Predicted 3D model of a 1556-nucleotide RNA (small-subunit ribosomal RNA) from a Pseudomonadota bacterium. Its mean pLDDT, the model's own confidence on a scale to 100, is 85. The RNAcentral record of the sequence draws on ENA. Its Rfam family is "Bacterial small subunit ribosomal RNA".
[in-house]
RNA sequence: UUUUCGGAGAGUUUGAUCCUGGCUCAGGACGAACGCUGGCGGCGUGCCUAACACAUGCAAGUCGAGCGCGAACGGGGGGCAACCCCCUAGUAGAGCGGCGCACGGGUGAGUAACACGUGGGUAACCUACCCUUGGGUGGGGGAUAACACCCCGAAAGGGGUGCUAAUCCCGCAUAAGACCACGAAAGCUGCGGCUUUUGGGGCCAAAGGGGCGGCAGCAAUGCCGACUCGCCCAGGGAUGGGCCCGCGGCCCAUCAGCUAGUUGGUGAGGUAACGGCCCACCAAGGCUACGACGGGUAGCUGGUCUGAGAGGACGACCAGCCACACUGGGACUGGAACACGGCCCAGACUCCUACGGGAGGCAGCAGUGAGGAAUAUUGCGCAAUGGGCGAAAGCCUGACGCAGCGACGCCGUGUGGGCGAUGAAGGCCUUCGGGUUGUAAAGCCCUGUCGGGAGGGACGAUGUGGCUGCGCUAACCCCGCAGUCAUGACGGUACCUCCGAAGGAAGCACCGGCUAACUCCGUGCCAGCAGCCGCGGUAAUACGGAGGGUGCAAGCGUUGUCCGGAAUUACUGGGCGUAAAGGGUGUGCAGGCGGCUCGUUAUGUCGGGUGUGAAAUCCCACGGCUCAACUGUGGAACUGCGCCCGAAACUGGCGAGCUUGAGUGCGGGAGGGGAUGGUGGAAUUCCCGGUGUAGAGGUGAAAUUCGUAGAUAUCGGGAAGAAUACCGGUGGCGAAGGCGACCAUCUGGCCCGUUACUGACGCUCAUACACGAAAGCGUGGGGAGCAAACAGAAUUAGAUACUCUGGUAGUCCACGCCCUAAACGAUGAGCACUAGGUGUUGGGGGUGAUAAUUCCCUCAGUGCCGUAGCUAACGCGCUAAGUGCUCCGCCUGGGGAGUACGGCCGCAAGGUUGAAACUCAAAGGAAUUGACGGGGGCCCGCACAAGCGGUGGAGUAUGUGGUUUAAUUCGACGCAACGCGAAGAACCUUACCCAGGCUUGACAUCUGGGGAACCGGGUGGAAACACCUGGGUGCCUGGCUUGCCAGGAACCCCAAGACAGGUGCUGCAUGGCUGUCGUCAGCUCGUGUCGUGAGAUGUUGGGUUAAGUCCCGCAACGAGCGCAACCCUCGCUGGUAGUUGCCAUCAUUUAGUUGGGCACUCUACCGGGACUGCCGGUGUUAAACCGGAGGAAGGUGGGGAUGACGUCAAGUCCUCAUGGCCUUUAUGCCUGGGGCUACACACGUACUACAAUGGCCGGCACAAAGGGCUGCGAACCCGCGAGGGGGAGCCAAUCCCAAAAAACCGGCCCCAGUUCAGAUCGGAGUCUGCAACUCGACUCCGUGAAGGCGGAAUCGCUAGUAAUCGCUGAUCAGCAGGCAGCGGUGAAUACGUUCCCGGGCCUUGUACACACCGCCCGUCACACCAUGGGAGUUGCCUGCACCAGAAGUCGCUGUAGCUAACCGCAAGGAGGCAGGCGCCGAAGGUGUGGGUAGCGACUGGGGUGAAGUCGUAACAAGGUAGCCGUAGGGGAACCUGCGGCUGGAUCACCUCCUUU
Repeated sequence: UUUUCGGAGAGUUUGAUCCUGGCUCAGGACGAACGCUGGCGGCGUGCCUAACACAUGCAAGUCGAGCGCGAACGGGGGGCAACCCCCUAGUAGAGCGGCGCACGGGUGAGUAACACGUGGGUAACCUACCCUUGGGUGGGGGAUAACACCCCGAAAGGGGUGCUAAUCCCGCAUAAGACCACGAAAGCUGCGGCUUUUGGGGCCAAAGGGGCGGCAGCAAUGCCGACUCGCCCAGGGAUGGGCCCGCGGCCCAUCAGCUAGUUGGUGAGGUAACGGCCCACCAAGGCUACGACGGGUAGCUGGUCUGAGAGGACGACCAGCCACACUGGGACUGGAACACGGCCCAGACUCCUACGGGAGGCAGCAGUGAGGAAUAUUGCGCAAUGGGCGAAAGCCUGACGCAGCGACGCCGUGUGGGCGAUGAAGGCCUUCGGGUUGUAAAGCCCUGUCGGGAGGGACGAUGUGGCUGCGCUAACCCCGCAGUCAUGACGGUACCUCCGAAGGAAGCACCGGCUAACUCCGUGCCAGCAGCCGCGGUAAUACGGAGGGUGCAAGCGUUGUCCGGAAUUACUGGGCGUAAAGGGUGUGCAGGCGGCUCGUUAUGUCGGGUGUGAAAUCCCACGGCUCAACUGUGGAACUGCGCCCGAAACUGGCGAGCUUGAGUGCGGGAGGGGAUGGUGGAAUUCCCGGUGUAGAGGUGAAAUUCGUAGAUAUCGGGAAGAAUACCGGUGGCGAAGGCGACCAUCUGGCCCGUUACUGACGCUCAUACACGAAAGCGUGGGGAGCAAACAGAAUUAGAUACUCUGGUAGUCCACGCCCUAAACGAUGAGCACUAGGUGUUGGGGGUGAUAAUUCCCUCAGUGCCGUAGCUAACGCGCUAAGUGCUCCGCCUGGGGAGUACGGCCGCAAGGUUGAAACUCAAAGGAAUUGACGGGGGCCCGCACAAGCGGUGGAGUAUGUGGUUUAAUUCGACGCAACGCGAAGAACCUUACCCAGGCUUGACAUCUGGGGAACCGGGUGGAAACACCUGGGUGCCUGGCUUGCCAGGAACCCCAAGACAGGUGCUGCAUGGCUGUCGUCAGCUCGUGUCGUGAGAUGUUGGGUUAAGUCCCGCAACGAGCGCAACCCUCGCUGGUAGUUGCCAUCAUUUAGUUGGGCACUCUACCGGGACUGCCGGUGUUAAACCGGAGGAAGGUGGGGAUGACGUCAAGUCCUCAUGGCCUUUAUGCCUGGGGCUACACACGUACUACAAUGGCCGGCACAAAGGGCUGCGAACCCGCGAGGGGGAGCCAAUCCCAAAAAACCGGCCCCAGUUCAGAUCGGAGUCUGCAACUCGACUCCGUGAAGGCGGAAUCGCUAGUAAUCGCUGAUCAGCAGGCAGCGGUGAAUACGUUCCCGGGCCUUGUACACACCGCCCGUCACACCAUGGGAGUUGCCUGCACCAGAAGUCGCUGUAGCUAACCGCAAGGAGGCAGGCGCCGAAGGUGUGGGUAGCGACUGGGGUGAAGUCGUAACAAGGUAGCCGUAGGGGAACCUGCGGCUGGAUCACCUCCUUU
């Protein structure tokens, strides 16, 4: 430089984040199946299950040119007939003989093996047919089937006698070579032997057939010749095999030991051949952690699928090898078999039978049944290819070639093309405008693939056969060449042409995210969907339908399986402090790994060459079918193995050396290292004695308990056991567990210094061995204190606990077991390297004056902080969790479970090793933001406290619950519903109930017709309403303009339909408005910075404030919404103004009444004033705070308005608005009456009281803020009064409501259910109103209830406040104890922030995040599921021992049977056969083991399951910190003892560190 090739992720744990980790998806593939659908063709492919059973047909025969026999039907002839002859025909047929049947075809059961793959070996072997070379083929003999006859049998078959041929069988001859034994020589060698040459000896062969020519013969036939096919021997080749070896490829160690022909030797047997293959004898070996033996599974390979690759999975079709042929055993024949369509035996099964016996083996091709989700025709043909036989023709061939069936797969192709917008109709949606389906259709113009019809029509046949000719030959046959004729299952084919006609040909899945594609309707946690996450409880893009869309397409989806994604087993390419994961610790065999130098070797390693790596497949190139699939040719490749040559750095081996690793010696040193023996003092308890008296003890408080029989306390004496205060220290020692008074003895390890010695002696370590806290076990001691269990006392709803009083094992010693812990640094060991700083322990050196002591350096240990780096983060950081190397251990989602079974160990408890079914979509780690804590710190608030007055008790009012009812309309429900919506329910209101009515409607718009509007009257009726009827004619415009006509607007009536209407539902579909946290001080953003990120920073910190108010500091700098201020009001003041207000001065009056005045008050407009501005102090020189001055007012002057981001699916569809749903002669509208006012109860909120700080009577003051024209209503008159009459004045600083009340003054009452209190009831009235019965308010007279200050509990209020007193207003015809306002009088208390409640900030813990009203554990009960144990029971596999023993080979026997060839003249012999015996031996039987699977009464735990029971164990200090091991106890979670851990909060202290 060129070329080629080449790796994608997503969803799901959380409020969010990062990480770990599993689950799931997108891809590809298939011998598939299932659902829906289905035009055509090509090429492939099709029992994966029962190696289950099979009817029927076919699948291996052929040769007359090896041999002997030899028909019949039919035809012809003869004969009277029986019958004979000829042709058929030497045919058909069987038989003898030869070759084949061991190939081809099927299947995958068995097999974990030299079965397969690969590479070698065979000097240890064979190979029919074929090729090639050499030689031979002479001469004799014997038998037998067929056949004939006889006999047996149902059959299948069989027996006897007789005849006969051969390429059948047997001697003999010949004998090169081979073979055997004995020699000789050469070469080679793996040293065993082999090869070649050679000597003599022994031993072994054969078969003929055919046509042709010639000769002889009448012929039969014989002889000769060449040809041809055979036959025999031998050599070579080719092909195919046998045997042996190296290496390679499954799972289980919960299979750890296996083995008697076993391992070897000698000899013999056997085989083609080696061998323990077999046998006898001898020896005692052989295999195994590099996995023997056992169990499970499985044909192996080329390859196939996937994958970037490495790898993983698979082994259909095609090809190679193996194994098998109903099951098991056996041999025969043969070149080869232990033989799929052969034989024998045994067994099971099926069939036939005359019951005596027989027959059979589709895992060949079709086909049947069965099994199964599932897999085809009982087809055609030998035309081609291949095979068997044959000289050949040819015959045979379910091999094969074709066809059929199946969308099973791959590939190709069609279902039409162009134009076509009023964008038709219809469908769907709609905001009603429209959009979409959609150029889609229709329509017009074309085309002709496929299918249909008709006609033509191959390649595959260069072959084979016949004929002719030519060549070859001495000639003929044979053979070769050429021509010609015949020969095709497929095939009515492919292909071509014509006809006809858009005519016959589109579906399936999906549309919430992943993932491409959205709307409507239906449904309402139902029906259903779902791969994962998850959808569905009334607006569902997730269910079902529809319209539309998306994706693929004769297919599309689903299911199953494999690989991928999955770096999720990590060789490439992972991890182990806290996520799963370091063994409790050491010693150490095997194994793995190993310092420096030199030499050598060539094991690994590297390079080159060579052989092999079958074909097919994959890849590349070029071809053939119109393309493609498919296929042909060539190339490349096959990453492997063998052999040869070479290299020598590294690794290994061998040899030699070295000293730095390791060790030894020598000199010092520290130490709770270990073991044994001994010796102390303090304390506890007990005993004795003394003193002494009523308690002690114990707790939150108590009690049990001890004590007047003298305790506790105190003193003295004694006993006993256990533990060793202070020193004591992130100090020491040890491998870990662990080790603590002192002394002695014995003993292990370590450190420092020195550098004398050895010379790699090292590191690690599976198995193994040893040690191993506490608890626990055994035996024997001991026993003071403590203390499981236990008892009692408390606590509590309970208390099998926490607390208390007792108390036994145990704790201690000796010996022996156990072997586990949060055995932790949750961090294996070793070596090396990689900034520093600062403590501390032990040693050494130096400096300094040799001292104290300091300083510096260094080795070993032990802490903290920290650089780089690492880490998910937290954190680690020379004591690594950094950077590397070596070795060991361990992990692979959670639960089930450290469980079960099995093994090993243990006296037991139990330990160790250690699963599965089933189930879940997570379980987790770290960190973040919140929320929460019976965590901490700081700080607020009438939060508590301090105080005043209430509520809870009474009566009544009012609201609510409940109940009742025809209806008691509806809503509001902790705070934040309940005198709330209601700021006015007798009718109305009114939404509810009953009854009577209306239906375009009480109300809106539009259309048509009529009429002005409007005002009356009558009948029925409770009214609404229904029916009847009278009067009346306006306004605008135009014609015309007299009258009249036409049109129009408002209004009314009638009609029809669009529509109205709904206080019907959904506040969980909404807008708006509101409540609440909370007038709390917070909530955020931009940019920057930090962090992988959520997020942090800012906003934290130090001060300060009412305040995120301000100041300072600070990786932050700014900003926004909040706070504050700006607004209103009250308080001071100025200016302006002066009526209706005011009156100091003047005049006047009953009276600011009038004049006058506008100073004052006041009014109402504009200003001023307060800002921590000033002073002092404190504080950081700040902010600010404290005090002070001045001031009407002070540190926000009082009050109001104002409510951040948000929370509560808070409230309201009944204010209003509004989506959707529902209703429409009613859920709308009208009317009468009733109800909302009910009443055994319960609660909230109020009123009035219970009295003397009071009540009553009389007198007499002082407000503010409001309201008033269908209104307020004065004076005056009447009435006890409510009120009536009356009407002045006032649209209001003018008049009226209007009196304010408490207060104050005077009087009475005298503690009493009262001269308190006023409910209730009786009577009589007033007012409003159509109407006060249900159901108004008020007045008067009478009546006079409960109630004597209120249990548990609970509310308000911090100053002009509480308390108390009255006044006004809204609503309203009337009705106020409610509500909204107004003023009058006018307190007490706050030490303080421990506690209750709420809140703010910081911090901490968390398993919470619908956020503590959270989460969550276990028993019990119910349902379902899988599973362990289980008396046993059933099947399968298998070991051992024994019995018995078929067929059959082998051995022995075989003159008691039979017997052709050879020998022999014969008799007879040799040999053979049958038979007999024996070894072995399958099925079978008996007994006894092992393994495995199913079932099993009952039983154990486990899992799962919206709303079951009991408790509250854990998460916060979870209310007793939790957890680990162990032991005991308990309904249960659990509790308690002992030892251990921090993965415990909080406070204090100590130590260390950082900064100064």